Small-subunit ribosomal RNA from a Candidatus Falkowiibacteriota bacterium, 1497 nucleotides, folded computationally. Its mean pLDDT, the model's own confidence on a scale to 100, is 81.
[in-house]
RNA sequence: UUUCAGAGUUUGAUCCUAGCUCAGGAUGAACGCUGGCGGCGUGUCUAAGGCAUGCAAGUCGUACGAACGUUAUUCACGAUUACAUCAAAGGUAGCGUUAGUGGCAAACGGGUGCGUAACACAUUGGUAACCUACCUCUAAGACGGGUAUAACCUGCUGAAAGGCGGACUAAUCCCCGAUAAAUUUUGUCUGCGAUGGCGGACAAAGUAAGGCUUCGGCGCUUGGAGAGGGGCCUAUGGCUCAUCAGCUUGUUGGUAGGGUAAUGGCCUACCAAGGCUUUGACGAGUAGCGGGUGUGGGAGCACGACCCGCCUCACUGGGACUGAGACACUGCCCAGACUCCUACGGGAGGCUGCAGUCGAGAAUCUUCCCCAAUGCACGAAAGUGUGAGGGAGCGACGCCGCGUGACUGAAGAAGCCCUUCGGGGUGUAAAUGUCUUUUUUUUGGGACGAACUAAUGACGGUACCAAAAGAAUAAGGGGCUGCUAACUCUGUGCCAGCAGCAGCGGUAAUACAGAGGCCCCGAGCGUUAUCCGGUCUCAUUGGGCGUAAAGCGUGAGCAGGUUGUUUGGUAAGUUUCUGGUAAAAGCCUACGGCUUAACCGUAGGACUGCCAGAAAUACUGCCAAACUUGAAUCCGGGAGAGGCAAGUGGAAUUACCGGUGUAGGGGUAAUAUCCGUUAAUAUCGGUAGGAACACCAAAUGCGAAGGCAACUUGCUAGAACGGUAUUGACGCUGAGUCACGAAAGCGUGGGGAGCAAAGCGGAUUAGAUACCCGCGUAGUCCACGCUGUAAACGAUGGAUACUAGGCAUUGGGAUGAUCGACCCUCUCAGUGCCGCGCUACAAAAGUUAACACGUUAAGUAUCCCGCCUGGGAAGUACGGCCGCAAGGCUAAAACUCAAAGGAAUUGACGGGGACCCGCACAAGCGGUGGAGCAUGUGGUUUAAUUCGACAGUAACCGAAGAACCUUACCAAGGCUUGACAUGAUGCUGCAAGCGCACGGAAACGUGUGACCUUCGAGGGUGCAUCACAGGUGCUGCAUGGUUGUCGUCAGCUCGUGUCGUGAGAUGUAUCGUUAAGUCGAGUAACGAGCGCAACCCCUGUUCUAUGUUAAAUUUUCAUAGGAGACUGCCGCGGAUAACGCGGAGGAAGGUGGGGAUGACGUCAAAUCAGCAUGGCCCUUACGUCUUGGGCUACACACGUGCUACAAUGGCCGGUACAAUGGGCUGCAAAACCGUAAGGUGAAGCCAAUCCCAUCAAAGCCGGCCCCAGUUCGGAUUGGGGGCUGCAACUCGCCCUCAUGAAGUAGGAAUCGCUAGUAACCGCAAAUCAGCUAUGUUGCGGUGAAUACGUUCUCGGGUCUUGUACACACCGCCCGUCACGUCAAGAGAGUCGGCAACGCCCGAAUCCCGCCAUUGGCGGGAGAAGGCGGGGUCGAUGAUAGGGGCGAAGUCGUAACAAGGCAUCCCUAGCGGAAGCUGGGGAUGGACUAUCUCCUUU
Repeated sequence: UUUCAGAGUUUGAUCCUAGCUCAGGAUGAACGCUGGCGGCGUGUCUAAGGCAUGCAAGUCGUACGAACGUUAUUCACGAUUACAUCAAAGGUAGCGUUAGUGGCAAACGGGUGCGUAACACAUUGGUAACCUACCUCUAAGACGGGUAUAACCUGCUGAAAGGCGGACUAAUCCCCGAUAAAUUUUGUCUGCGAUGGCGGACAAAGUAAGGCUUCGGCGCUUGGAGAGGGGCCUAUGGCUCAUCAGCUUGUUGGUAGGGUAAUGGCCUACCAAGGCUUUGACGAGUAGCGGGUGUGGGAGCACGACCCGCCUCACUGGGACUGAGACACUGCCCAGACUCCUACGGGAGGCUGCAGUCGAGAAUCUUCCCCAAUGCACGAAAGUGUGAGGGAGCGACGCCGCGUGACUGAAGAAGCCCUUCGGGGUGUAAAUGUCUUUUUUUUGGGACGAACUAAUGACGGUACCAAAAGAAUAAGGGGCUGCUAACUCUGUGCCAGCAGCAGCGGUAAUACAGAGGCCCCGAGCGUUAUCCGGUCUCAUUGGGCGUAAAGCGUGAGCAGGUUGUUUGGUAAGUUUCUGGUAAAAGCCUACGGCUUAACCGUAGGACUGCCAGAAAUACUGCCAAACUUGAAUCCGGGAGAGGCAAGUGGAAUUACCGGUGUAGGGGUAAUAUCCGUUAAUAUCGGUAGGAACACCAAAUGCGAAGGCAACUUGCUAGAACGGUAUUGACGCUGAGUCACGAAAGCGUGGGGAGCAAAGCGGAUUAGAUACCCGCGUAGUCCACGCUGUAAACGAUGGAUACUAGGCAUUGGGAUGAUCGACCCUCUCAGUGCCGCGCUACAAAAGUUAACACGUUAAGUAUCCCGCCUGGGAAGUACGGCCGCAAGGCUAAAACUCAAAGGAAUUGACGGGGACCCGCACAAGCGGUGGAGCAUGUGGUUUAAUUCGACAGUAACCGAAGAACCUUACCAAGGCUUGACAUGAUGCUGCAAGCGCACGGAAACGUGUGACCUUCGAGGGUGCAUCACAGGUGCUGCAUGGUUGUCGUCAGCUCGUGUCGUGAGAUGUAUCGUUAAGUCGAGUAACGAGCGCAACCCCUGUUCUAUGUUAAAUUUUCAUAGGAGACUGCCGCGGAUAACGCGGAGGAAGGUGGGGAUGACGUCAAAUCAGCAUGGCCCUUACGUCUUGGGCUACACACGUGCUACAAUGGCCGGUACAAUGGGCUGCAAAACCGUAAGGUGAAGCCAAUCCCAUCAAAGCCGGCCCCAGUUCGGAUUGGGGGCUGCAACUCGCCCUCAUGAAGUAGGAAUCGCUAGUAACCGCAAAUCAGCUAUGUUGCGGUGAAUACGUUCUCGGGUCUUGUACACACCGCCCGUCACGUCAAGAGAGUCGGCAACGCCCGAAUCCCGCCAUUGGCGGGAGAAGGCGGGGUCGAUGAUAGGGGCGAAGUCGUAACAAGGCAUCCCUAGCGGAAGCUGGGGAUGGACUAUCUCCUUU
């Protein structure tokens, strides 16, 4: 002394890093909306831009002459006159005023911040190197003369400002002389002292106002002292840039002189060549400094309004004069710019004083009152002056205070808002009633401030007090998605808009706009701008650098920093104490004064600083002396791809020569280019040349790093070990500096076998400037020189110390043992490893965001260096340095984004891996795709062709049946409480309905007739009115419900526990097994749930019971209930388990077959037209009725089917065997008619009875056909009939006769099926009047083939791996090009500013010299100006280049998975572009195999 708060935003989620943003406080503020009062403060931050007008510095008559006015008096002249009086020139005396002379002041007070990075300021000292008017104290003095000059008068001149001349005059004006020394100057001598200090003696020279006076005094001169004020010097302190690294000639010093109050290169001459600088000189930019102010917990950071101190400037630049003091804000001279006056000849001016004005700007006041107070100037004083100051005015600009009323008042008015329609909110709020009067208004009283006895108040009739009136005069602003306190409705519909960040808005917006409500503050509230904080986000307090940004490629080493052990000294740092200073104000505390507070006063504290003195001596420093352990040296024997040079060697490739030999070779996924009958390839021998050194070889070794590999020799460097020895801290690090530094590249000259950028050709491809192939030049090699960069990496700077080890290996040494060694053990130095479980095998601690590191630290510490501070722009531009060039090093900004990033997690994905499954492939059988037809869809058409469904998961789907109806579509005609529901009111015994008639296409409209009755009403109906009905209108992306799909795939989760900072993990991994997360073993998990399986139904065997209609009579069939199958038994395998394989028995064998059953979830999947439903929309129509039409159209495309193409067939005749179903508005027999469809007919049957239906067809038997567009095939068309139905034209089905199309087995491609299955064959039913059914759902009949197997395709599951994906690969994403826009750089140049330089010219002024009475002449310095070439900064610029951003553009596909050629770094060449290729390097590469290592056997 009492003090530190966080949040949002990167992700599917997590942790971290990192930026952005917010909440707080502040302001000389501005803007928006609003505005009652008072107090105290404060108010041009911009144009140091220009200024009209007034004022801001005067005063003194007790310094002086003079003038004027006035009073008194006197009197010449005059008037009048009896005395007298009047008048007043002049004189005298007094009073008043003041133009001038003179004195003092004007150098203060007031303003500003241009300049200034400096002794300008602040703090501290010095001045023995200095000055000081007025004031105070003290000592002494004050004598005698003189000459001018303004005013006044006058002449000339000028427009004016003014100027020139003549004549007169005074002084506290000026001059001369005397007097005087302790004073000043000069000279000589001398004492002390610290340098020009303090003294003494002598000599010479020089200096005064005899003034005023009311007589009190004031003033004056010369000394000394003081106070206050100033000058100069000094140390220390405080901005940015090194893309400013070298600067300097009066420069640095000396001597002499000048100059000043005074030191000094301050100035001059001469001499010397110095001085400053990485502790930042010089240059550039910016800036007044401090007390302090804002903020902050503090350290700090930012600022320097008001107030105080200092400095600076005064239109711009220069200069001096006067004076105690100025180089002078309202003085002077000169030059310049600007403004004004002018008679054009000349003149005048300076608001950065107070007001005020124009301008600029987002923006900042009255042309006010007073000298009453406080001060200042002058004066003896009275006093005068004072835009200093005191006050008032204006502005919510700030701080502080007060008010806009108080109490009462309903289960709660109205209005408004919401609503689930019940109600709720606003809300005691209002009204009402009772009070109060701060404020307001009016009236009355009325100050302090006055000091100084009297007089004297601008403020001001103000503050304050009293009385009266009356709730009367007084509330807004912002916000309400999160951060962040506060929520609903309506409108809008990615529009309009909002937004500080994240982000909201595309029809249900708490985010826009309005409203109601609520929240916060309140005469204010918000916004904007700026500062601090939060931000540990520049980190001293208090951060980091393996992968997030960040260790220089490596070493040597100067400066610097830092440094082992002991002793002594010193006392610089350090610590303690004392003294001085640190202005006041401000800050803090206490008390006090204004009614309170703000504000103010008094006292105390603090002001962390500086200076001086004293003391202490542990540590650091310094000095001295020593030590040996750090370091270095020496000696010894060893190790090594360390370096340089020279020489030598063999294998291989290639070329050439020769031999043998013949048609190919080479190359690739497959080809081709290419080589080869002029003899290749192959093979043998020889020759040449260049480059590289197999095996050894390894985790090896050496080196600072780059790097280094055949062998030998020479030269040379370093390290390790051992050792008595030597030196004695010599050490460590290291900015700048120097050296080395892969590959590529460059220069010159060689060399050139192989390889190989560029280039050429061949392939591949949509293209292929690539990947693959054939050639091939630079280059690769050598010498010399340059370049200086790499993923130059352990992405890890160096040194030292400390913190259990084990194993392996390299080098050295030692003890024991041994004859000696190997080996073993120990030790020093290096190089490496130490991975989950069974399971022996290192991890402990610690660190880390995690991954990981872990004695080779990324642990614990110390020292030194380098580097980082969001992403992009950019390692780029400009500048500088280096380079022959390529380029390197150094290194920004504008602009833009809210992220970029690291590690790990869960998924998804991979042209990653392992394992497994499925009619997934394969093996088979049959199809589709070709034809004709049927049907659905698209498209087209149309008045309408209603609507929905679109990969799988739409397309014989909704629709189990569109001629009308259906029907939703179109045309036309009608109706409007409606075709349908409920309710209310009123009217009507009329009507509706029914029959008939008329009109009409019908609906509908009009007319008429009849009946019952309690004759009243009711029911019902109609009419009128009102609520409402109605909608297949929209939204399936607002929904419910239902459904499809992955998928009958084996998965999906939870509780508790444990692990992890966390997301999460574990459980659910692993092994074996299964159809299965099925089971077993095992296990930091133990259990559980939804799924699997089972339970349910049908079916296969059998038994029992019953049996109408059935009957096959040891029972078919039906119904009901049982049994049976469980790996139960045996063998083998397996861990003895689970389980698998085989076998027996059995009707059936390992789930017997089939069905129902579909986990968590995915696809905003489908459906608002099945139904329901929120919201929106229509309401004489988007409702409803009717007739007709359409949904059936037809160049075409697609899907699903039927029938075929024939002989395993077709046709004819004969003949055999089912099951499931249906039937009263029905199925319908027999019989008869008809070729037939069908008709007539009616028995039977509400069904195990009758009928459909003798129920079948394929089948079987017999016959014909004889391979053809046919006795195949049946489309199409014509004729004639039948049936249903109001009605078969658009638009039905069936029969019959005739007609007889395409089609001869189907391209690419593609579908189904694993057994009673496929294939073939028929039958039934629903819907339904009828039917388009070849569809669908069921039923039975006949009845196969094949599966080696899991390489491949598709889908799925588990584990693992990579990831830049998470809308999840249909992902992400790169570059050119095109368009728009923005900022910056370059640019032939052009324009301008700034600071200097050289030369020319040279005002005022000062200095010097000469002549000289005022003055003149000459010289020097000297502002502005001119000329010139440079420097630097800015503006602008045709054009070209790159960068950022932008909506759904173009071209490709480079990267992320092995990203489809692993990626990346440096370098070179090439190419529309991403990029490709060559050389060297990295792993920050997946996968597989191998080697090695560790552990066990």